[in-house]
């Protein structure tokens, strides 16, 4: 340089343009138990990398861009 893929909660990952973006784990805070773990139940955690467009509505298209990764290529 040119092409792909990925980016969403502390962490792993869902989510067909359409309801308040959810699930496991974790964390706390009650039940249970003589204490603890196991179970159970409930709460708190989010500018869906950034910046923008297109839509009555964007995580989801569209565009640039940062970062990881992984392919080809040019010089040497």
């Nucleotide at each position: 340089g040119c092409g792909c893929u990925u980016a969403u909660a502390g962490c792993u990952c869902a989510a067909u343009g359409g309801a308040u973006a959810g699930a496991g784990u974790a964390u706390u805070u009650g039940a249970u138990u003589c204490c603890g773990a196991u179970u159970c139940a409930a709460a708190g955690g989010g500018u869906u990398g950034c910046a923008g467009g297109u839509u009555c509505g964007a995580u989801u298209c569209c565009u640039g861009u940062u970062a990881a990764g992984c392919g080809c290529g040019c010089c040497a």
Predicted 3D model of a 76-nucleotide RNA (transfer RNA) from an Erysipelotrichaceae bacterium. RNAcentral holds the sequence, with entries from ENA. Model confidence (mean pLDDT): 81 of 100.